[in-house]
Context: one part of a larger RNA
RNA sequence: GAUGAACGCUAGCGGCAGGCUUAACACAUGCAAGUCGAGGGGUAACAGGGAUUGCUUGCAAUCCGCUGACGACCGGCGCACGGGUGCGUAACGCGUAUAGAACCUACCUUUUACAGAGGGAUAGCCCAGAGAAAUUUGGAUUAAUACCUCAUAGUAUUGUAUAAUGGCAUCGUUAUAUAAUUAAAGAUUUAUUGGUAGAAGAUGGCUAUGCGUCCUAUUAGCUAGUAGGUAAGGUAACGGCUUACCUAGGCGACGAUAGGUAGGGGUCCUGAGAGGGAGAUCCCCCACACUGGUACUGAGACACGGACCAGACUCCUACGGGAGGCAGCAGUGAGGAAUAUUGGGCAAUGGAGGCAACUCUGACCCAGCCAUGCCGCGUGCAGGAAGACGGCCCUAUGGGUUGUAAACUGCUUUUAUACAGGAAGAAACCUUUCGACGAGUCGGGAGUUGACGGUACUGUAGGAAUAAGCACCGGCUAACUCCGUGCCAGCAGCCGCGGUAAUACGGAGGGUGCAAGCGUUAUCC
Numbered sequence: 001g002a003u004g005a006a007c008g009c010u011a012g013c014g015g016c017a018g019g020c021u022u023a024a025c026a027c028a029u030g031c032a033a034g035u036c037g038a039g040g041g042g043u044a045a046c047a048g049g050g051a052u053u054g055c056u057u058g059c060a061a062u063c064c065g066c067u068g069a070c071g072a073c074c075g076g077c078g079c080a081c082g083g084g085u086g087c088g089u090a091a092c093g094c095g096u097a098u099a100g101a102a103c104c105u106a107c108c109u110u111u112u113a114c115a116g117a118g119g120g121a122u123a124g125c126c127c128a129g130a131g132a133a134a135u136u137u138g139g140a141u142u143a144a145u146a147c148c149u150c151a152u153a154g155u156a157u158u159g160u161a162u163a164a165u166g167g168c169a170u171c172g173u174u175a176u177a178u179a180a181u182u183a184a185a186g187a188u189u190u191a192u193u194g195g196u197a198g199a200a201g202a203u204g205g206c207u208a209u210g211c212g213u214c215c216u217a218u219u220a221g222c223u224a225g226u227a228g229g230u231a232a233g234g235u236a237a238c239g240g241c242u243u244a245c246c247u248a249g250g251c252g253a254c255g256a257u258a259g260g261u262a263g264g265g266g267u268c269c270u271g272a273g274a275g276g277g278a279g280a281u282c283c284c285c286c287a288c289a290c291u292g293g294u295a296c297u298g299a300g301a302c303a304c305g306g307a308c309c310a311g312a313c314u315c316c317u318a319c320g321g322g323a324g325g326c327a328g329c330a331g332u333g334a335g336g337a338a339u340a341u342u343g344g345g346c347a348a349u350g351g352a353g354g355c356a357a358c359u360c361u362g363a364c365c366c367a368g369c370c371a372u373g374c375c376g377c378g379u380g381c382a383g384g385a386a387g388a389c390g391g392c393c394c395u396a397u398g399g400g401u402u403g404u405a406a407a408c409u410g411c412u413u414u415u416a417u418a419c420a421g422g423a424a425g426a427a428a429c430c431u432u433u434c435g436a437c438g439a440g441u442c443g444g445g446a447g448u449u450g451a452c453g454g455u456a457c458u459g460u461a462g463g464a465a466u467a468a469g470c471a472c473c474g475g476c477u478a479a480c481u482c483c484g485u486g487c488c489a490g491c492a493g494c495c496g497c498g499g500u501a502a503u504a505c506g507g508a509g510g511g512u513g514c515a516a517g518c519g520u521u522a523u524c525c
Stems, first nucleotide, its partner, number of pairs: 001524003005521005012377006018370002020335001025333003029330003034077003039074002042070002046068003049064007084288003093213008103205002108201007116150004126139005156181011186193002214260003221251003226248008263285004267278004290311005313324004341367001343366003349363001350361004380411004390402005417461005425452001430447008469514005474495003480509005490497002
């Protein structure tokens, strides 16, 4: 000098930031991922309409999906993002630089072509059951942008043949011929939008390689899918990735192997620098989601709030069986020196779905708590000597000091208090209107939308009014005397101080340094 700090004493305000460093310990409760009726069959709830009946003549009952809408269900997209944590990992994990002639990429953009004909089911609904529950069985019946079959198709995929051309080794690219294989879906307010196949782009990912990346030699040898080859399988793709066979290799004092520790980087602290130390907040990458394993779906996961199996733990049970996973946001217990509210809002930014309105969003934006830090402001200003009273000290009828300090006089009102006014953050989407191009895009006008918040800010009023402490004073190190104590009580970072005149212990007066803080402890330079 610094800190995600803690402790002691003290404390007026504001702005901006930060806030479980320990038990990746266990978790009550609420919320954190839905959305689309412009894909579908439909109608449980709500509202409107219609019909019938009863009648108390404006109410009730029943029926009708007719309409707005819409629970559950089928279907689509999303749930692989966003948010958390740092257990593991010494590794191509990360950083940096390359390569992919060995690869994938939903949504988005550009572009080419196409969308013909059929079929069988299944949720839901209905009926009948089982079970304490979770859940589940059978029958009948129905739809789709769900599923299946056929047709058509190429710069698609696979195979064969020929030719041209390029390179960086394996090889790549292009052209022609030929054979085989694989597509599609509708909705509609008629504006559109969606579907299938291909080519390119963008974005995101995957893989490989050079170099760099902690300590220990009181760890010296390690290795059988091990090292390489051939063939096959597998993968989006290369590869012992896997398998069969063959060879006997491969790594290592330039530190293999083993053990310990640890997420990495941008950055942060310190330092003149070189270095040393750290990896909180924010950003990028990685890993993980009670512990271990496995795959399914999907463009993408081996998936935090998905599935299955095993285990530990907790809970329900009618004892036959079941349910759960806060290292999401709050919150609870425990641990600890120690770390906050079971708050408001989707107004803004961003995300998912949707044509849109909109819905969802503990991301986010805000508010609450904490002097945890940084920065700023204030606790008055000017005059005022009888140098007052009181305190303390002395050489004591007197002096010194506290000290212009107080009293007293004048002034100011930041701040606080009261009252009044009162934002920016909002531009859009959407509705309406006008115009331009030209047939749905763009632009102008008007309307609509604020959690924070009656907040920030501004004005008025009266009044010094509402506001100072902490540590130290032997040397290092700025700041000295008296009293008490008497190697006691005690102090102390180092040197050291205290045994009767202690500037070093305790108190007082005075002083010094910082200041809403000041000291102590811990850690790093």
This is a predicted structure of a 525-nucleotide part of an RNA (small-subunit ribosomal RNA, 5' domain) from uncultured Maritimimonas sp. The coordinates come from a structure-prediction model, not an experiment, and the mean pLDDT is 85. Lineage of the source: Bacteria > Pseudomonadati > Flavobacteriales > Flavobacteriaceae > Maritimimonas. Rfam family: Bacterial small subunit ribosomal RNA.